Source information:
The RNA shown here (Bacterial RNase P class A) has 397 nucleotides and comes from a Bacteroidales bacterium. Its Rfam family is "Bacterial RNase P class A". About the family: Ribonuclease P (RNase P) is a ubiquitous endoribonuclease, found in archaea, bacteria and eukarya as well as chloroplasts and mitochondria. Its mean pLDDT, the model's own confidence on a scale to 100, is 76. The model forms 98% of the base pairs in the Rfam consensus.

[in-house]
């Protein structure tokens, strides 16, 4: 020297032939250079781009919720606080509380109103008596039973019992009083950017749920490269369904001003307000379906210094690394590698057999996956190997 668990990194390698596909060069034939990933995956979250929209009032919707910092943004990370599990420790009669370590944490607010709390349970929130305790009165020799009343201490139901432990107190009890905690509201002072922490006063409406309505505090235009922008090509307003077809003035007789329908815009809805004048909605059907741009150099990699606990900023050097389109990154063969079986040997042991090492043979193309606009991030899935770090701890007869 085995095992688990976490993090980083690899994650097949070489020659040969044949091909795919982009770019360069070339009249061509052909030559030469690039040609998948750490997740290319899910398509979750944000951005950057595009294109439409963007007077104004009301009412909604959707998102996220400790704090500070990073960051183009974020529902992301980094660093802190808070609560909370566990473990042994110390202080205490107890409850509990202190310091350490390893987790875990969608952590505003149920002490603004409303609403639920299944099954069991007597009872799930202006309390409530099943067993039990205790008082009174009746019966009854007695044990004990009826019948009224206290009473949440103890049992039993639960996920959860009306703050907890101890004492006093009482027929018995009960925050019903008082000690010590806990949780909580207002206040003050003292540290801290802050969350929050320590102390002092006054109190208490002291189950639980906001991933239940809701309140609060902040944010949020839709739609996505099939965006979009040129070229070329093609055409029928053909057919059914529906809804409308204003009304008034002035007049050079066609126009102009008003009013107002179907509908249509102001990208949820409502007001409002524009636009509308033989159209408009929705439905079959036809028709074309080729090409180029967008397109990869960019919040870009790598190395080195610096600032910072860190995440990441910031400098200086260096580098260019796919752009296909039904979709190119492939295929065959040799060789090392590696996996999995089988055999020997040698160690270790009292002995055996697993493990481990070396050897020899067989089989195995060999984890998960596979670009589609980029880019940052989250999640997920990954045969095997290699580093550290934690733990546990030395196989089996």
């Nucleotide at each position: 020297a085995g095992g688990u668990a976490a993090a980083u990194c690899c994650g097949g390698g070489u020659a040969g032939u044949c091909g795919c596909u982009g770019c360069a060069u070339g009249c061509a034939a052909a030559u030469g250079c690039g040609g998948a990933g750490g997740a290319a995956a899910g398509u979750c979250g944000g951005g950057a781009c595009a294109g439409c929209a963007c007077a104004g009032g009301g009412c909604g919707c959707c998102a996220u919720a400790c704090u500070u910092c990073c960051u183009a943004a974020c529902g992301g990370g980094a660093a802190g606080g808070g609560c909370u599990u566990g473990a042994a420790g110390c202080a205490g009669a107890a409850a509990u509380g202190c310091a350490u370590c390893a987790g875990g944490u969608a952590c505003a607010g149920c002490a603004a109103g409303u609403g639920c709390c299944a099954c069991a349970g007597a009872a799930a929130a202006c309390a409530a008596a099943c067993c039990g305790c205790c008082c009174u009165g009746c019966c009854u020799c007695a044990g004990g039973g009826c019948a009224g009343g206290g009473u949440a201490a103890g049992g039993g139901u639960g996920a959860a019992a009306a703050c907890g432990u101890g004492a006093g107190g009482u027929a018995a009890g009960a925050g019903c009083u008082c000690a010590c905690g806990c949780c909580u509201u207002g206040u003050c002072c003292g540290g801290g950017c802050g969350a929050c922490c320590g102390g002092g006063c006054a109190g208490g409406u002291g189950g639980g749920u906001a991933a239940a309505c809701c309140u609060u505090a902040u944010g949020g235009g839709c739609u996505g490269c099939a965006a979009g922008g040129c070229c070329a090509a093609a055409u029928a307003u053909a057919c059914c369904g529906g809804c409308a077809a204003u009304u008034c003035g002035g007049u050079u007789c066609a126009c102009c001003g008003a009013u107002c329908a179907a509908g249509g815009g102001c990208u949820g809805c409502c007001c409002g307000u524009c636009c509308g004048g033989u159209g408009c909605c929705g439905g079959u059907g036809g028709g074309u379906a080729g090409g180029c741009c967008g397109c990869u150099g960019g919040a870009g990699g790598c190395u080195g210094g610096u600032a910072g606990c860190a995440a990441u900023g910031c400098c200086a050097g260096u580098c260019c690394a796919a752009g296909a389109u039904a979709a190119a990154u492939g295929a065959c063969u040799g060789c090392c590698g590696g996996a999995u079986c089988a055999g020997a040997a040698a160690a270790a042991u009292g002995a055996g057999c697993a493990u481990c090492u070396u050897c020899u043979g067989a089989u195995u193309g060999c984890a998960c996956a596979g670009a589609a606009u980029c880019c940052c991030g989250c999640u997920u899935a990954c045969a095997g190997g290699a580093u550290u770090u934690a733990c546990a701890a030395a196989g089996c007869u």